[in-house]
RNA sequence: CCAGAGGGCCGGGCGGCCGCGACUCCUGCUUGCAGGGGGCGAGGAAAGUCCGGGCUCCACGGAACAACGGUGCCGGGUAACGCCCGGCGGGCGGCGCAAGCGGCUCAGGGAAAGUGCCACAGAAAGCAUACCGCCCGUCCUUGGACGGGUAAGGUCGAAAGGGUGCGGCAAGAGCGCACCGCGCGGCUGGCAACAGGCGCGGCACGGUAAACCCCACUGGGUGCAAAACCGAAUAGGGGCGGCAGAUGGGCCUGUUCCGGCUCGCCGCCCGGGUUGGUUGCUUGAGGCGUGGGGCGACCCACGCCCUAGAGGAAUGGUCGCACAGGCAUCGCAAGAUGCUGGACAGAACCCGGCUUAUAGGCCCUCUGGCAUU
Numbered sequence: 001c002c003a004g005a006g007g008g009c010c011g012g013g014c015g016g017c018c019g020c021g022a023c024u025c026c027u028g029c030u031u032g033c034a035g036g037g038g039g040c041g042a043g044g045a046a047a048g049u050c051c052g053g054g055c056u057c058c059a060c061g062g063a064a065c066a067a068c069g070g071u072g073c074c075g076g077g078u079a080a081c082g083c084c085c086g087g088c089g090g091g092c093g094g095c096g097c098a099a100g101c102g103g104c105u106c107a108g109g110g111a112a113a114g115u116g117c118c119a120c121a122g123a124a125a126g127c128a129u130a131c132c133g134c135c136c137g138u139c140c141u142u143g144g145a146c147g148g149g150u151a152a153g154g155u156c157g158a159a160a161g162g163g164u165g166c167g168g169c170a171a172g173a174g175c176g177c178a179c180c181g182c183g184c185g186g187c188u189g190g191c192a193a194c195a196g197g198c199g200c201g202g203c204a205c206g207g208u209a210a211a212c213c214c215c216a217c218u219g220g221g222u223g224c225a226a227a228a229c230c231g232a233a234u235a236g237g238g239g240c241g242g243c244a245g246a247u248g249g250g251c252c253u254g255u256u257c258c259g260g261c262u263c264g265c266c267g268c269c270c271g272g273g274u275u276g277g278u279u280g281c282u283u284g285a286g287g288c289g290u291g292g293g294g295c296g297a298c299c300c301a302c303g304c305c306c307u308a309g310a311g312g313a314a315u316g317g318u319c320g321c322a323c324a325g326g327c328a329u330c331g332c333a334a335g336a337u338g339c340u341g342g343a344c345a346g347a348a349c350c351c352g353g354c355u356u357a358u359a360g361g362c363c364c365u366c367u368g369g370c371a372u373u
Base pairs, nucleotide, nucleotide: 001369002368003367004366005365006364007363008362009361010360013321014320015319016318017317018316020041021040023038024037025036026035027034028033029032043344047355048354050353051352052351053350054349055223057221058220068219069218070217071216072215073087074086075085076084077083088108089106090105091104092103094101095100109214110213114212115211116208117207118206131154132153133150134149135148136147137146138145139144140143162180163179164178165177166176167175181203182201183200184199185198187196188195189194227279228278229277230276237270238269239268240267241266242265243264248263249262250261251260252259286305287304288303289302290301291300292299293298323342325340326339327338328337329336330335
């Protein structure tokens, strides 16, 4: 320098003019508006609302069990987590002759409690099986038929009841042996997951739990439009008092009669709700800096800082100057000139995570290649 992988940070700057929002101050009056001044005014994800909490109200006497859901290697961090860090094990790919090194990734408890499932193909898919083949025997027309043995080879499949090699055998086979794998036991190291020796066992135990299930741990619901407080007119409710209580009013299809049901006005007081107002509301597991501890996540001490709080809700536009970036022309190159040009997005109770979107730029680490010293 090139290629690849992983991670961290920033995510437009300065100025002029015109606007927008709540707040505050001043002035004016039409008393809730107008004008003026002042400082302040989105994010790394404010998003999805997927996890964990704070706060809120509702429910609930305690404990155990069951049901339903969640989580699931080990250790640590944290207020907590399904998050993060470190390690272990598996898988994938890179480099290396190898030992090994470093990278990415994993819903990574249990398949020796039980049940289910394993498509298609194939002879056979779970008490394994025998199509071709191989071997032995018998028969007959030398190429088959029948009977038996076998599972090494072929075939199918994601998967065929350990693998490789040597021996063995009629052919074969853990049938025997060595190594690897697997299982059991114990030893050593490690907090542990686990790792490494040793001994025993010819192998008994296919896969699937993101199928039921088993085991361990764990879980009330609700969401700021939560919730609390203050409370107008009008309408409606209740109580007390006064008046009226039927020859009256209203309804039962238009009118009449008969019949049925029903009740009003005024004053005072009480309590509930709606519009509205206030609180909740932003000082918090907070940010920054320095020092210390730890491999790290993170923790501790000290100092400094306060930075939107809104009601369906403002935070924008334009011009100029530089700056990344892109394109074109010229140039061997350095560069010059012109044009263009900055994404995703949008607080609404708050915090910790995860996930998703994101133009462009900067930095760090690792792996490989090339060149130079």
The RNA shown here (Bacterial RNase P class A) has 373 nucleotides and comes from Sphingomonas piscis. Its Rfam family is "Bacterial RNase P class A". It is annotated as a ribozyme. It is recorded under the gene name rnpB.